Predicted 3D model of a 1492-nucleotide RNA (small-subunit ribosomal RNA) from Promineifilaceae bacterium (SeqCode). The sequence is in RNAcentral, with records from SILVA. Its mean pLDDT, the model's own confidence on a scale to 100, is 84.
RNA sequence: AGAGUUUGAUCCUGGCUCAGGAUGAACGCUAGCGGUGUGCUUAAUGCAUGCAAGUCGAACGGCAGUCUUAAAUUCGUUUAAGACGAGAGUGGCGAACGGGUGAGUAACACGUUGGUGACCUGCCCUGGAGAGGGGGACAACCAUUGGAAACGAUGGCUAAUACCCCGGAUGUCAGCUUAAUUAGAAAGAGCUGACUAAAGUUUCAGAGAAAUCUGAUGCGCUCUGGGAGGGGCCAGCGUCCCAUCAGCUAGUUGGUGAGGUAAAGGCUCACCAAGGCAAAGACGGGUAGGGGGCGUGAGAGCGUGACCCCCCACACUGGUACUGACACACGGACCAGAUACCUACGGGUAGCAGCAGCAAGGAAUAUUGCGCAAUGGGCGAAAGCCUGACGCAGCAACACCGCGUGAAGGAAGAAGGCCUUCGGGUCGUAAACUUCUUUUCUGGGGGAAGAGAAAGGACGGUACCUCAGGAAUAAGGUCCGGCUAACUACGUGCCAGCAGCCGCGGUAAAACGUAGGGACCAAGCGUUAUCCGGAAUUACUGGGCGUAAAGCGCGUGCAGGCGGUCGAAUAAGUCAGACGUGAAAGCUCCCGGCUCAACUGGGAGAGGCCGUUUGAAACUGUUCGACUUGAGAGUGGUAGAGGAGAGUAGAAUUCCCGGUGUAGUGGUGAAAUGCGUAGAUAUCGGGAGGAAUACCAGAGGCGAAGGCGGCUCUCUGGACCACAUCUGACGCUCAGACGCGAAAGCUAGGGGAGAGAACGGGAUUAGAAACCCCGGUAUUCCUAGCCGUAAACGAUGUCAACUAGGCGUGGGAGAUGUAAAUCUUCCGUGCUGCAGCAAACGCGAUAAGUUGACCGCCUGGGGAGUACGGUCGCAAGGCUAAAACUCAAAGGAAUUGACGGGGACCCGCACAAGCAGCGGAGCGUGUGGUUUAAUUCGAGGCUACGCGAAGAACCUUACCAGGGCUUGACAUAUGCGUAGUAGUGAAGCGAAAGCGAAUCGACCCUUCGGGGAGCGCAUACAGGUGCUGCAUGGCUGUCGUCAGCUCGUGUCGUGAGAUGUUCGGUUAAGUCCGGUAACGAGCGCAACCCUCAUCGUUAGUUACAAGUGUCUAGCGAGACUGCCCGUGAUAAGCGGGAGGAAGGUGGGGAUGACGUCAAGUCAGCAUGGCCUUUAUGUCCUGGGCUACACACACGCUACAAUGGACGGUACAAUGGGUAGCCAAGUCGCGAGACGGAGCCAAUCCCCCAAAGCCGUUCUCAGUUCGGAUUGCAGGCUGCAACUCGCCUGCAUGAAGUCGGAGUUGCUAGUAACCGCGCGUCAGCCACAGUGCGGUGAAUACGUUCCCGGGUCUUGUACACACCGCCCGUCACGUCAUGGAAGUUGGCAACGCCUGAAGUCGGUGAGCUAACCUAACGGAGGCAGCCGCCCAAGGCGGGGUCGGUAACUGGGACGAAGUCGUAACAAGGUAGCUGUAGCGGAAGCUGCGGCUG
Repeated sequence: AGAGUUUGAUCCUGGCUCAGGAUGAACGCUAGCGGUGUGCUUAAUGCAUGCAAGUCGAACGGCAGUCUUAAAUUCGUUUAAGACGAGAGUGGCGAACGGGUGAGUAACACGUUGGUGACCUGCCCUGGAGAGGGGGACAACCAUUGGAAACGAUGGCUAAUACCCCGGAUGUCAGCUUAAUUAGAAAGAGCUGACUAAAGUUUCAGAGAAAUCUGAUGCGCUCUGGGAGGGGCCAGCGUCCCAUCAGCUAGUUGGUGAGGUAAAGGCUCACCAAGGCAAAGACGGGUAGGGGGCGUGAGAGCGUGACCCCCCACACUGGUACUGACACACGGACCAGAUACCUACGGGUAGCAGCAGCAAGGAAUAUUGCGCAAUGGGCGAAAGCCUGACGCAGCAACACCGCGUGAAGGAAGAAGGCCUUCGGGUCGUAAACUUCUUUUCUGGGGGAAGAGAAAGGACGGUACCUCAGGAAUAAGGUCCGGCUAACUACGUGCCAGCAGCCGCGGUAAAACGUAGGGACCAAGCGUUAUCCGGAAUUACUGGGCGUAAAGCGCGUGCAGGCGGUCGAAUAAGUCAGACGUGAAAGCUCCCGGCUCAACUGGGAGAGGCCGUUUGAAACUGUUCGACUUGAGAGUGGUAGAGGAGAGUAGAAUUCCCGGUGUAGUGGUGAAAUGCGUAGAUAUCGGGAGGAAUACCAGAGGCGAAGGCGGCUCUCUGGACCACAUCUGACGCUCAGACGCGAAAGCUAGGGGAGAGAACGGGAUUAGAAACCCCGGUAUUCCUAGCCGUAAACGAUGUCAACUAGGCGUGGGAGAUGUAAAUCUUCCGUGCUGCAGCAAACGCGAUAAGUUGACCGCCUGGGGAGUACGGUCGCAAGGCUAAAACUCAAAGGAAUUGACGGGGACCCGCACAAGCAGCGGAGCGUGUGGUUUAAUUCGAGGCUACGCGAAGAACCUUACCAGGGCUUGACAUAUGCGUAGUAGUGAAGCGAAAGCGAAUCGACCCUUCGGGGAGCGCAUACAGGUGCUGCAUGGCUGUCGUCAGCUCGUGUCGUGAGAUGUUCGGUUAAGUCCGGUAACGAGCGCAACCCUCAUCGUUAGUUACAAGUGUCUAGCGAGACUGCCCGUGAUAAGCGGGAGGAAGGUGGGGAUGACGUCAAGUCAGCAUGGCCUUUAUGUCCUGGGCUACACACACGCUACAAUGGACGGUACAAUGGGUAGCCAAGUCGCGAGACGGAGCCAAUCCCCCAAAGCCGUUCUCAGUUCGGAUUGCAGGCUGCAACUCGCCUGCAUGAAGUCGGAGUUGCUAGUAACCGCGCGUCAGCCACAGUGCGGUGAAUACGUUCCCGGGUCUUGUACACACCGCCCGUCACGUCAUGGAAGUUGGCAACGCCUGAAGUCGGUGAGCUAACCUAACGGAGGCAGCCGCCCAAGGCGGGGUCGGUAACUGGGACGAAGUCGUAACAAGGUAGCUGUAGCGGAAGCUGCGGCUG
């Protein structure tokens, strides 16, 4: 630091995903040790048990018990004195700290900086002054007594540092005066008045019999000043989300007075006033403890608030006060509520969010441990006691850090595993083995520091040291398609599965599973979750808005933001210095301590929009003064569809009246509906009415935009130019607000010619809810009002400045000129273009360039501009505007193709012009279908269908039925065996294959032993027309014999790519020429090759007229636009001509570029993989491939007179022949037979060619046409013609009279017609295929159209490429969501009722120790009662947020479904758009707008 993913490829935009770091984690697999940390994130859910706050006898009364001494004794013990003294009580201090948790809280809660002149402060430190006199009780205790218990009640005794009273002041408080300080005054000084203190005890000494007293001392006590530390209160600034929360507020805001508090204050109350807060976000809702810090990041930021530290809040929930220096109090009290427990049913008890622990919840979080030794805390004079704070240990790889699981040598590269091309490779120096070491481990020995005089250590027999033993006790996890380091085999077969994204898996998976190997980390490794980063993907640092998401439709303008030139002042912003503070920990640096590190100690530094103060004065702000260039005004001109109102004109359409006139008219692609003989259309005259204004007219003008178009008048807004007369910054922008705002639409009233949604009809169509036609209502027009939207677009906010030119055009001004014109300048409006910008397209002084000011808007696609809420509207609807869910894309520009019912050019038997056909008939052949035991298989538009098949009766043959064989019908190898062996095989069995006694009976080499071959057995293996042509080779078809397809270098472009190859000509041709940022080259074209035509020459078996070339086959010549004329750029070439056998490629053939179709073929052959192995192999017999309601394809023969039949007669060429062709001759009507000559072929044979020509006949008919079909009789081939061959003769004599829609071939020796040969082959279903010759035409104007192709261009939403893509309804399934009668719950308020505890106030006739008293009483206090407030509760109507729901709305996704075809090409009616109507649906139509 980046990477993957949109495309065929490219650039950009943009989202998604990954690599990094982190965690209080959890889960999976695994696990040796140590150190240091950390450990209920969920249920602030409920808790058994134990512990977590006590202490002081030196404040006090007492006392169970124990001990000592003495005495008494009934020896049990008792009494006295003394000492110790548990537990309980009075009293003091503590319990408000420490520890836990984060529910609440958006707040002065926290942070930071200040204030307190508005305050408090126990213990501690320090100063001053004191402590005199007196009194009455209550616990404990005793007695009685209630209760199950908890806990009491009554009577009586008693102490104090408990309580009360009196006195008193250097004291405190209050009032007044006073100087200084201060913004503002308390302290100070003076005067007056009021008020109030105290407690003792320890030790020592002395005195005393003792009680006790005196003195000293320590600890306490009272009043008061100061300090330290702690706290209360106030304020500035900072501190989350929602505006779909916009208005909130009645103690509310302020004042006066009072109350209350330690203290200011509506904190509370009475009265008065009507204020206060809010767009700089009040109020409301949601969420949340805050900070130091922590994680990440380069930083800015973003996220977070575990552990540690500070602050706050809370302690079962809610309320309340008491005590106290401090509480409204976690381990205190009272009340209410919920929950749990005890109960004798009367009543009681409890609060782990302390430490352990339990249950529950949860993915998940530890021991009911040891110790007060250390640190710290409470009490105490102290010893000491208490301390789950704390120090330690235990559990957990939860995290970080460290160590180890050995080291060196060791190749027969062992065995074994895996792979293999079978050679080998790899695990791998790895192991074994040898030597060594001992961290760790085990055992033994020693053994701390932590403890500041001695002793005293939970940790701990721990750390550490040392000795011995022995490689011993110790390695896993994830991954290996790309990102991303790491590859093979097998299994599986869109299954099972994987997956973070892209995506893998449908028989050869490096992506699934397993194995081997490898990569990376390592006592861990992965996964999941969450945060930051990458993400410049919210952009302050640091983004954008013409077309990708994004400029408000336009203006006016308050708040706000910003603001021209000069000078002065100031110092708010700004900058600098100093001081204060910014706790510690943390972080960074340095230095130390644990062997290192983690961890930890010390020092320094960093850290604030903070405060105070001193200074600077450029800039901004503020104030003052001035200026004119910004802005505005004035004067003089100018242009204009700028706006509003009134009037008026002509042309045209329609209608009405009248005339002329007659049969149509109108409309369309073609028609029809319609109109018209009741007189239309057409035409002439007259009239009515509404709407719009031809020409001028322009890329022209005006307006802010929407928009504005005849002419005249009235009213009115703005702009420009010139002058430089005035004002003197008066300016720019603008959230909210206000106004204007096309068309459609709405309300009311008019108007209504034409046009015309809806609607009706006619067509079109498969349908036609459309396009086309005939009608036609709303509407379009006017008035008044509403609506407020458009592709309201330049898809480009407004303002200002700056930055090359050139050419038009509108409006002014100036210079020059007779004019025309030219030049200068300002304001508009266009084109082109430099720099620059931009992803590209493009923009380019009218910026999308370079800058400034302000506003608006965007943040992946869909869901959705939708739902809900709010608001506006009469409605339609507008504005504002989500989420769940879902996808990995959606997009922009440009590129190459392909495609278009786009364009241009060109070619082809492509059409046209012709000739002959096919499609109808019969027959043949092939195919489909059907049938069958089987009808073997393949080929499927062109490019399958007389195709593989150049020959299916058996064979072929692959299919079916049945019968056999199993190392096999065939190959190779090894081992064993075999001599009358292998083979032959009469009879016999059998359908055959096969079996088979008898008979006959071998071969090669030999060293004679034998070996080979053969045969038999066995083992490896053979075999397969079984599958996969989508695993392949090879071959082939097709586009297409079309003219194309590419490369190197250069150049252009960010790039895909372009250029070259385009362009102008020309050609059959990317053929050639010219031009040209291209220059060259390759594969194709052409030529070279074969053949035919002419000639020459050579040779000549054969042929014949006998020496010739009409023949054969070799060599060669010839043709090249070479020559002439014209034309063309003078080129390439083209047209014509000459000569020539042949003329512009002379005819034909062979030859098939890069590639396309996963085209065809595993059944021609070869071949990977899979399958099969007494069968899917192999042999045999028979059958089938030949079936037959039917359909198609290719042919043959015909339908006849250009013909049929009969007779006569003429002329070929190519080929083939020894298992062959077969002559003569004879027989047969004939097929053919007999026959045997000749020929291995220019010699012989096949071999008579036929159409043609000559003649005769038939005379238009189902015929003397046609020959199917059938019968009979024969011939031939063959083992065999039944299924199922060909031929012959006789007989029979079907359909068919020229073929619908449609369709094929052919441009010259061609089509057509005619026969002949050959291959295959025993024969043949051949009418096929392939060759050969004979006769021998017609037509081509031309390229509009059909088909195919080429080049250029254009559009594209296609790229599997139009057989493409794609829209909507409907149907089915799944998911989330809106509405909804209802139903149910939470929350916060409100109104009314009731109202506990408690403070305060009132009352207090009841009760009453301290004081007064003249003893009556009083003062004071208490109970009780009443009142205000108030928690909880009840009732009620609303608010708000959820759950659920019959039914219902749309949405998303889904392998396949139904209906159409809306969009992308001119998408077949250009599309899109606002609005309105209509329609199964996409959609259609009207009106206006846009070009995307």

Its Rfam family is "Bacterial small subunit ribosomal RNA". Gene Ontology terms of the family: structural constituent of ribosome and ribosome.